Model confidence (mean pLDDT): 86 of 100. Small-subunit ribosomal RNA, central domain from Glycine max, 350 nucleotides, folded computationally. Its Rfam family is "Bacterial small subunit ribosomal RNA". Gene Ontology terms of the family: ribosome and structural constituent of ribosome.

Context: one part of a larger RNA
């Protein structure tokens, strides 16, 4: 390379949209690229196969033959695979009534907490810790009462729930707004699935400019701790956390499981819709449709597990991997204001 895998052993991109390309419903027609039967040239001899022959056998040779194979021409089939045409409707969309919802943005309200300053009331401690001290505090502190601002975050409801492609996403009202879900007719007619570059979005940290700064706290000061203590604990506390506008491109970005599309036993919970029964009525019971969670047959698995939300059975496309270290390292490109990120070896070792 083939093969043969990627849930945990090496392997699913962070996520989505989507070019090329690669796959692709029924059903009739063409045409014959493909496919497939034939037949006709051709592929030097000599090797190899077979038959017979010739040196007494054999090796060896001499004669004659053919498989199988490639190219080319020519006749023929047309199921498939492409093509032409035309049509269907089960895949896919559109319209159409209704639901849910912490999806997004963008404005506005709101309370409890904490800290800070003012004022009152009161007068020695407070605070803190495994026990201590650094620390606040008679210039009146901790505690309480009253009043003012200020940043952050949103108890209780709260779930195995919800909703987003992911990352995320919840106090309350408001406005624009994306998307899904279920019913039932009409409408378009394969209009589909994957999807290499290739754009979009992407937690925290980090970065550049401006705000803001309550509380929390890398760093940094001090107090314990210890043999030492650049820690753990304790008093403080700069940058960050928060908002704008931008870069930046990673995470254990995990469910450690890539989209899709069909099949293949129940059982019992959840979320949304429906439908039949009952009923004044709302439950009760049975049932479809999509979510989301437990258990478990057959099957698979090295085990564990997984089991209609498969890791079973298949098909399609795409990405990845190939002993363990060197190493996600050098180099060399390509992006970035830097950090860095992306692509990515080898010598040498076991």
């Nucleotide at each position: 390379u083939u093969g043969g895998g990627u849930g945990u052993a090496a392997a699913g991109c962070a996520u989505u949209u989507g070019u090329a390309g690669g796959u692709g419903g029924c059903u009739u027609u063409u045409u014959a690229a493909u496919u497939u039967c034939g037949u006709c040239a051709u592929c030097a001899a000599a090797u190899c196969c077979c038959a017979a022959g010739g040196c007494u056998c054999a090796a060896c040779u001499u004669u004659g033959g053919a498989c199988a194979g490639g190219c080319g021409g020519u006749g023929g089939a047309a199921a498939c695979u492409a093509c032409c045409a035309a049509g269907c409707u089960a895949g896919a969309g559109u319209a159409c009534g209704g639901c849910a919802g912490g999806g997004g943005c963008a404005g506005a309200g709101g309370g409890a907490a904490u800290u800070u300053c003012c004022g009152g009331u009161g007068g020695a401690g407070u605070g803190g810790u495994g026990a201590a001290a650094u620390g606040c505090a008679u210039a009146g502190a901790g505690a309480u009462c009253g009043g003012a601002a200020a940043g952050a975050a949103c108890a209780c409801c709260a779930a195995c729930g919800g909703u987003g492609a992911a990352a995320g996403u919840a106090c309350u009202c408001u406005g624009c707004u994306g998307g899904g879900c279920c019913g039932a007719u009409a409408c378009u007619g394969a209009c589909a699935c994957u999807g290499a570059g290739a754009a979009a979005u992407g937690a925290u940290a980090g970065c550049u400019a401006g705000g803001g700064g309550a509380g929390c706290g890398a760093a940094u000061g001090g107090g314990a701790u210890u043999a030492g203590a650049u820690a753990c604990c304790c008093c403080a506390g700069c940058a960050a956390u928060c908002c704008u506008a931008g870069c930046g491109g990673u995470a254990a970005a995990c469910a450690a499981u890539g989209g899709a599309u069909a099949c293949u036993a129940g059982g019992u919970g959840u979320u949304g819709u429906g439908c039949g029964u009952a009923u004044c009525g709302a439950c009760c019971c049975g049932u479809g449709c999509a979510u989301u969670g437990c258990u478990g047959u057959a099957g698979c698995u090295a085990a564990c597990a997984c089991g209609u939300u498969a890791a079973g059975u298949a098909u399609c496309c795409c990405a990845c991997c190939u002993g363990g270290g060197g190493a996600g390292u050098a180099u060399g490109u390509u992006c970035a204001c830097a950090a860095g990120a992306a692509u990515g070896a080898a010598a040498c070792u076991c």
The source organism's lineage runs through Eukaryota, Fabaceae, Phaseoleae, Glycine and Glycine subgen. Soja.